[in-house]
Context: one part of a larger RNA
């Protein structure tokens, strides 16, 4: 000098950061991943429909009163609110358990393991894959059988299961069409490290899809158009896999290690290379340039210290890796061997009708334990971003904010000016007095930062969407697509920041030290006692070193101590 600090004394405000370093111990409760009805069949509610009911309003017959043209009365008629019952074939709107699609492999947490191609850096992939997205080309024909939901029945304490029957799809399965895709064989060009890649020609065989959805047009249907979704292929972008040069802690009081071990051939396997796996063959491979073993440890950008060389660290933020109670395994999928998915085993824990079941906070809060020690069971999706959706929108403990903590850094304040009778009081001394505290106080005059009172009050908001208008390309036209302009709508923080204003010096200073190192001295008490101490060392009767007081020095909302690094 530094710290994710802790402890002691003290403590006014604000801004920005940071906050379980220990038990990868155990966890009550809530939330943290859903969404799409413009994929699908149902179900429910409502509208539309029918019958009854008949309010307001319009209308003004009739009658009455008198102020003789006004007031009151209010029938027929028009009207159709509301309520009740029915019908739900078809249509429309809303909600949604289920089938289906996409997402759940991101985001968030932790650092247990790992001394390793794990990480860093530089290369390779002619040994590879890549959903959604962009772009280019071609296509989208024709059939089929199921199944959940639902209904009925049965079993179970529950978790949940089972039988029969019915039904739909962008769910599932056939057939057709096929190439610039894949494959077989041959040829030409070509030559990088592997004659296996690439380009071209010929040839053999193989492989696709949802006649979808919505809107427009039309008397209806068909056809057509637009958007969107789908199939195949090429290219791109993004992301990932694998290989490799170099670098990456301590111990030699760890010296030898290795049988799938090292290499080859055949086979298998993977998106892909490879003992990755397997059968056979050979006997190799690594090692004092430190193998093997043991211990320790996530790595880096960076952070701290230092003039530098270098040493130490790896919190927050960013990149990579690994893990998700412990161990193992695969399934689905473009992607996982998957934190809030599945299966098996184990420990723990909970429910049970004892037959059997449920669970996993190293997500955000919170509890408990451990510990010197580390926060709220908060608000909002307004912004940024993510998932789904045509969109509206929904979800989002990511994120943005607020709360707590002097934990850190930075800023501000606790007043300013004048003021000598050098007041009172305290302390000291050579004691009628003097020195010091000390311009300090009092007193006078100001100011109003914070605070307080009362008002005004943001930026962060851009989009998306809706309405209107216009343009561009395409189209027979209309929708639609893209773009632009105008208007409307959206703020958790928050009545916060900020500004104006009222009041009034009123509410706001401590901590450590004073022998030398090291800035700062006297008195009293104590008497090798009590005690101090980082080192040297103080204390045994005149202690500037112990304790107290006065004075002083340093830092200041902090100051000291302890721990660790330089």
């Nucleotide at each position: 000098g530094a710290u994710g600090a802790a402890c002691g004394c003290u403590g006014g405000c604000g801004g920005c950061a940071u906050g379980c370093c220990u038990a990868a111990g155990a966890c009550a409760u809530g939330c943290a991943a859903g969404u799409c009805g413009u994929a699908c069949g149902g179900a429910g509610c409502g509208a539309c429909c029918c019958a009854a009911u008949g309010a307001a309003a319009c209308a003004g017959a009739u009658a009455a009163g008198c102020u003789u043209g006004c007031u009151u009365u209010g029938a027929a008629g028009u009207a159709g609110a509301u309520u009740u019952g029915g019908a739900u074939u078809a249509u429309c709107g809303c909600u949604u358990a289920g089938u289906g699609g996409c997402g759940c492999a991101c985001g968030g947490g932790u650092g247990a393991g790992u001394a390793a191609c794990g990480c860093g850096u530089g290369g390779g992939u002619a040994a590879u894959c890549u959903a959604c997205c962009u772009u280019a080309a071609a296509g989208a024909c024709u059939g089929g059988g199921a199944u959940a939901a639902c209904a009925a029945g049965c079993g179970g304490a529950a978790a949940c299961g089972u039988u029969u029957g019915c039904u739909a799809a962008u769910a599932c399965c056939g057939g057709a069409u096929a190439a610039c895709a894949u494959c077989u064989a041959g040829g030409a060009u070509g030559a990088a490290u592997u004659a296996g890649a690439a380009u071209c020609c010929u040839u053999u065989a193989u492989u696709a899809a949802a006649a979808g959805g919505u809107g427009c047009c039309u008397u209806u249907a068909a056809a057509g158009c637009a958007c969107u979704a789908c199939u195949u292929u090429g290219a791109g972008a993004u992301g990932a896999g694998c290989c490799u040069g170099c670098g990456u802690c301590g111990c030699a009081u760890u010296a030898g290690c290795u049988a799938g071990u090292u290499g080859g051939u055949g086979g298998g396997g993977u998106a892909a290379u490879a003992g990755c796996c397997u059968a056979c063959c050979a006997a190799g491979g690594c090692g004092a340039c430190g193998a093997u073993g043991c211990g320790u440890a996530g790595c880096c950008g960076a952070a701290c210290c230092g003039a530098g060389a270098g040493g130490u660290u790896g919190a927050u933020c960013g990149g990579c890796c690994a893990c998700a109670u412990u161990g193992g395994g695969a399934c689905u999928g473009a992607g996982a061997c998957a934190c809030g998915g599945c299966c098996c085993a184990a420990a723990c824990u909970c429910c049970u009708a004892c037959g059997g079941g449920g669970g996993a906070c190293a997500g955000c809060a919170g509890u408990u334990a451990g510990g010197a020690a580390u926060a709220u069971u908060c608000g909002u999706c307004a912004a940024u971003g993510g998932g789904g959706g045509a969109a509206a929108c929904c979800c989002u403990g990511a994120a943005c904010g607020a709360g707590c903590a002097a934990u850190g850094c930075c800023g501000c304040g606790u007043g300013a000016a004048u003021g000598a009778u050098g007041a009172c009081g305290g302390u000291c001394c050579u004691u009628u007095g003097g020195a010091u505290u000390g311009u300090a106080a009092a007193a006078u005059u100001c100011u109003g930062u914070u605070g307080u009172u009362a008002g005004a009050g943001a930026a962060g908001a851009a989009c998306a969407c809706u309405a209107u208008a216009a343009a561009u390309a395409g189209g027979a036209a209309a929708u639609g697509a893209u773009u632009u302009a105008u208007a409307g709508c959206u703020g958790a923080c928050g009545g916060u920041a900020u500004c104006u204003u009222u009041c009034a010096a009123g509410a706001a200073a401590g901590c450590u030290c004073c022998g030398g190192c090291u800035a700062a001295c006297u008195a009293c008490g104590u008497g090798c006692c009590a005690g101090c101490a980082g080192c040297c060392g103080c204390g045994g009767u005149a202690a500037u070193a112990c304790g107290u007081a006065g004075g002083g020095a340093g830092c200041g909302a902090g100051c000291g101590u302890u721990a660790u690094c330089c």
The part of an RNA shown here (small-subunit ribosomal RNA, 5' domain) has 566 nucleotides and comes from an uncultured bacterium. Its Rfam family is "Bacterial small subunit ribosomal RNA". The full RNA is in RNAcentral, with records from ENA and SILVA. The coordinates come from a structure-prediction model, not an experiment, and the mean pLDDT is 80.